[in-house]
Context: one part of a larger RNA
RNA sequence: CUCGGGUGAAGGAACUCGGCAAAAUAGUACCGUAACUUCGGGAGAAGGUACGCCCCUGUUUGUGAUGAGCUUUACGCUCUAAGCGAAUGGGGGCCGCAGUGACCAGGAGGCUGGGACUGUUUAUUAAAAACACAGCACUGUGCUAAAUCGAAAGAUGACGUAUACGGUGUGACACCUGCCCGGUGCCGGAAGGUUAAUUGAUGGGGUUAGAUAGCACUUGUGUUGUCGAAGCUCUUGAUCGAAGCCCCGGUAAACGGCGGCCGUAACUAUAACGGUCCUAAGGUAGCGAAAUUCCUUGUCGGGUAAGUUCCGACCUGCACGAAUGGUGUAACCAUGGCCUCGCUGUCUCCACCCGAGACUCA
Numbered sequence: 001c002u003c004g005g006g007u008g009a010a011g012g013a014a015c016u017c018g019g020c021a022a023a024a025u026a027g028u029a030c031c032g033u034a035a036c037u038u039c040g041g042g043a044g045a046a047g048g049u050a051c052g053c054c055c056c057u058g059u060u061u062g063u064g065a066u067g068a069g070c071u072u073u074a075c076g077c078u079c080u081a082a083g084c085g086a087a088u089g090g091g092g093g094c095c096g097c098a099g100u101g102a103c104c105a106g107g108a109g110g111c112u113g114g115g116a117c118u119g120u121u122u123a124u125u126a127a128a129a130a131c132a133c134a135g136c137a138c139u140g141u142g143c144u145a146a147a148u149c150g151a152a153a154g155a156u157g158a159c160g161u162a163u164a165c166g167g168u169g170u171g172a173c174a175c176c177u178g179c180c181c182g183g184u185g186c187c188g189g190a191a192g193g194u195u196a197a198u199u200g201a202u203g204g205g206g207u208u209a210g211a212u213a214g215c216a217c218u219u220g221u222g223u224u225g226u227c228g229a230a231g232c233u234c235u236u237g238a239u240c241g242a243a244g245c246c247c248c249g250g251u252a253a254a255c256g257g258c259g260g261c262c263g264u265a266a267c268u269a270u271a272a273c274g275g276u277c278c279u280a281a282g283g284u285a286g287c288g289a290a291a292u293u294c295c296u297u298g299u300c301g302g303g304u305a306a307g308u309u310c311c312g313a314c315c316u317g318c319a320c321g322a323a324u325g326g327u328g329u330a331a332c333c334a335u336g337g338c339c340u341c342g343c344u345g346u347c348u349c350c351a352c353c354c355g356a357g358a359c360u361c362a
Base pairs, nucleotide, nucleotide: 001357002356003355004354005353006352007351008350010348011347014346019343027051028050029049030048031047036041038172052094053093054092055091056090057089058088059087060086061085062084063083067079068078069077070076071074095099107341108340109339110338111337112336113335114333115332119131120130135170136169137168138167139166140165141164147156148155149154173328174327175326176325178258179257180256183255184254185251186250187249188248189247192246193245194244203235204234205233206232207231210227211226212225213224214223215222216221217220259277260276261275262274263273286320287317298314299313300312301311302310
């Protein structure tokens, strides 16, 4: 020096990111117990008092030896009540610093954020405000259900049947949940437009039996050009043609969205009010420097001698806001922040003791 254990003057969180660690509290009985509250809780709230041993004595109670009486003579009934326990009182005495004497064995209170709660999770750095949850809502599904697994048979759903089952979101409870359907999605509609395979009208091109003109010569042949039916072939694509899309409506606890500029009141300031532009509609209630606030340690108040944190307000919300839920909320939490009491070697500031290592020497 490292690890484990212990003690400490005075102070008592000055330590530190942070009381991390340690200390402290602790049992049983009795007294007593606030705000708030969903009336269950909160609560072991908080805060107090007693506690050992010896002697005497009482009450209640378990067991019930013994003795007595009775008769239906029985493993009977009634009364008595010793002894041995248990619980709980009263009085007196004794000792120590200390009587839950060791071990064992809650620290407490206040304000506030988050999540209602019990629960679940990153086996091996995260236990949480994340997940789940009961409750709420939307949506699909009429049974060979929807959905899911499987080329299929088949199976789950379910030997269930809309008070059922699947999907999605929110997340107890209380009070609530505003406006927008223009975009995207979904649902409904079918008049019109567009539209696939299919159908193949029409036109055009190629090929040429033949016709015709020229030339050559052996006069019926050869050769060149032009036109060209049918067939075959290349192409054109009129017409027929469903869903979808366009179109017309609905729907936001579907995905989502929820303005700007200018002026105005008899101090100033501000603007209930007015004007104007744009929009599908311009953020309602509630909350608000917030787990959200950049500027920012905003400003004011509280707490401190001194407070970038904390609590209460204000509202100028860079960039809260209503089931991507809003705001509250008793209870709960190995949850985040702050404060107070108690307590302490966390510290001022370190010292010593006991053990295990390391190290040095032998």